[in-house]
Background
A computed fold for a 511-nucleotide part of an RNA from an uncultured prokaryote, annotated as small-subunit ribosomal RNA, 5' domain. RNAcentral holds the full RNA, with entries from ENA. The prediction has a mean pLDDT of 83.
Context: one part of a larger RNA
RNA sequence: GAUUGAACGCUGGAGGUAUGCUUAACACAUGCAAGUCGAACGCUAACGUUCCUUCGGGAGCUAUUAGAGUGGCGGACGGGGGAGGAACGCGUAGGAAUCUACCUAAAUGUGGGGGACAACCAGAGGAAACUCUGGCUAAUACCGCGUAAAGAGGGCCUCUUCUUGAAAGCUCUUGCAUUUAGAUGAGCCUGCGUCGGAUUAGCUUGUUGGUGGGGUAAUGGCCUACCAAGGCAACGAUCCGUAGCUGGUCUGAGAGGAUGAUCAGCCACACUGGGACUGAGACACGGCCCAGACUCCUACGGGAGGCAGCAGUGGGGAAUAUUGGACAAUGGGGGCAACCCUGAUCCAGCAAUACCGCGUGUGUGAAGAAGGCCUGCGGGUUGUAAAGCACUUUCAAUCGUGAAAAAAAGCUCAUGGCUAAUAUCCAUGAAUCUUGAUGUUAACGAUACAAGAAGCACCGGCUAACUCAGUGCCAGCAGCCGCGGUAAUACUGAGGGUGCAAGCGUUAAUC
Numbered sequence: 001g002a003u004u005g006a007a008c009g010c011u012g013g014a015g016g017u018a019u020g021c022u023u024a025a026c027a028c029a030u031g032c033a034a035g036u037c038g039a040a041c042g043c044u045a046a047c048g049u050u051c052c053u054u055c056g057g058g059a060g061c062u063a064u065u066a067g068a069g070u071g072g073c074g075g076a077c078g079g080g081g082g083a084g085g086a087a088c089g090c091g092u093a094g095g096a097a098u099c100u101a102c103c104u105a106a107a108u109g110u111g112g113g114g115g116a117c118a119a120c121c122a123g124a125g126g127a128a129a130c131u132c133u134g135g136c137u138a139a140u141a142c143c144g145c146g147u148a149a150a151g152a153g154g155g156c157c158u159c160u161u162c163u164u165g166a167a168a169g170c171u172c173u174u175g176c177a178u179u180u181a182g183a184u185g186a187g188c189c190u191g192c193g194u195c196g197g198a199u200u201a202g203c204u205u206g207u208u209g210g211u212g213g214g215g216u217a218a219u220g221g222c223c224u225a226c227c228a229a230g231g232c233a234a235c236g237a238u239c240c241g242u243a244g245c246u247g248g249u250c251u252g253a254g255a256g257g258a259u260g261a262u263c264a265g266c267c268a269c270a271c272u273g274g275g276a277c278u279g280a281g282a283c284a285c286g287g288c289c290c291a292g293a294c295u296c297c298u299a300c301g302g303g304a305g306g307c308a309g310c311a312g313u314g315g316g317g318a319a320u321a322u323u324g325g326a327c328a329a330u331g332g333g334g335g336c337a338a339c340c341c342u343g344a345u346c347c348a349g350c351a352a353u354a355c356c357g358c359g360u361g362u363g364u365g366a367a368g369a370a371g372g373c374c375u376g377c378g379g380g381u382u383g384u385a386a387a388g389c390a391c392u393u394u395c396a397a398u399c400g401u402g403a404a405a406a407a408a409a410g411c412u413c414a415u416g417g418c419u420a421a422u423a424u425c426c427a428u429g430a431a432u433c434u435u436g437a438u439g440u441u442a443a444c445g446a447u448a449c450a451a452g453a454a455g456c457a458c459c460g461g462c463u464a465a466c467u468c469a470g471u472g473c474c475a476g477c478a479g480c481c482g483c484g485g486u487a488a489u490a491c492u493g494a495g496g497g498u499g500c501a502a503g504c505g506u507u508a509a510u511c
Stems, first nucleotide, its partner, number of pairs: 001511004006507005013358001015356004019351002021316001026314003030311003035073003040070002043067001048061005080269001082267001089194007098186002103182008111145001113143002120135006151174006160167003195241003202232003207229008244266004248259004271292005294305004322348001324347003330344001331342004361391004371382004395452001397447005405438001410432001412430006455500005460481003466495005476483002
């Protein structure tokens, strides 16, 4: 000199863009953060409607349903913090013995049966959490047979059958099963690189290799039985300490040094330790089981919990924000869709924490006013500075106008495809109807007034900037040299000056 996720002191007008627990991976009250599907399925309160009625009510229908339940897909993504780990963990370059739900392309198929269990009803136990017994029932749930399979929704009468119209018929859409290929994602192996310590010199028995077997999606001592005695190490094994790695960031002319906040990729973790289940995918943050510590409820028999999600609380600390709004946009999950969910995200709030630009007026104005300070008492300086005169109104204030972020989806019509079909469905186009949290938005216009807006550090040398008063080796200053013991440009105050400026200094840290 540059820099910072900074803190502290004094001061502080407005805006934009970023950033904001670096410490206790300490403990957490409360709310929210993962649901969705009735076009898989059986029930169904209430509302509506029709009928009956002994006016108490009962029965049926509709599905826009509330609600749980069975079932499907998603809760392995997104979000968080960096404890552990010196490792094929990461980075880079390669490899062969693998899997991959949803998605894309293609091919073939989708037949016929059965028995249950929830919900519900009845009963029982328990303080609760919840549990048990008996009975009824559906499915794209489950189980057989056939090699595997599952159906659902919309529409129609050309053919066949009954004949107002329907189906065992036709057709469209979408599922399901198997196979192949792709895409995407993931698992595995290897070369090289990857902190400090030798006041750590030897380490290793599933250890190193082979054969047989097991296991895995897959290779392999991954596991096991037998056989051999190997394997690593001064080019640093082993041990100890420290640490998430990288793209990057800071600095530097570079080489290098330091670092790994925000953003992005990978890894590992989810109260601590262990384990598997389900599944395409987990050994699973808001799933399960066991053990432990801690907290809470209890009728003492037994139960419940996990903010390193977003806010927020206590604690620790020099130190770090709101228990906010919205799904309008982008993206994600479910759904044919409408739509629902989304503390991801988009916004707002707080903080000069950082960066960037703006303002706090402009011109004129000598009687060089008053006041202050200095003085050799003549004057000098503050100083065109102020006042005065003329002008302007950025920003802030008040009032008004007012973009863009909105593309879609829906309804209607037209054309094309499918088809027996002018149904339906799909594609394209046109028209129409709406959809904004931000938001009293950005921007623009008008009104009025110089009006509302400057501080901080320093002035002995390094280092730009000097005098007076007080103090008297005292009080104090200080980054280094050093200053202060009666004229201190070095302490304290004042006047003046210098430097930066909504900041300025100090401290800490890096180059």